[in-house]
RNA sequence: GGCCGCGUGGCCUAAUGGAUAAGGCGUCCGACUUCGAAUCGGAAGAUUGAGGGUUAAAGUCCCUUCGUGGUCA
Numbered sequence: 001g002g003c004c005g006c007g008u009g010g011c012c013u014a015a016u017g018g019a020u021a022a023g024g025c026g027u028c029c030g031a032c033u034u035c036g037a038a039u040c041g042g043a044a045g046a047u048u049g050a051g052g053g054u055u056a057a058a059g060u061c062c063c064u065u066c067g068u069g070g071u072c073a
Base pairs, nucleotide, nucleotide: 001072002071003070004069005068006067007066010025011024012023013022027043028042029041030040031039049065050064051063052062053061
């Protein structure tokens, strides 16, 4: 350099072009407990790597770009 894949809360993982982007772990608050753990209830946390385009509607399709992995040299 060519080709292919991946990028979504702090971490992991969902989401047929269609409802407010869903769930687990973690964090915080509360209940329970003599205290803690476990368990239960609740809350915060994402403009889906970035920019643009198509569409009535985009995490999803198209283009560019960044990062990363694989492969061919």
Molecule: transfer RNA
Organism: Strongylocentrotus purpuratus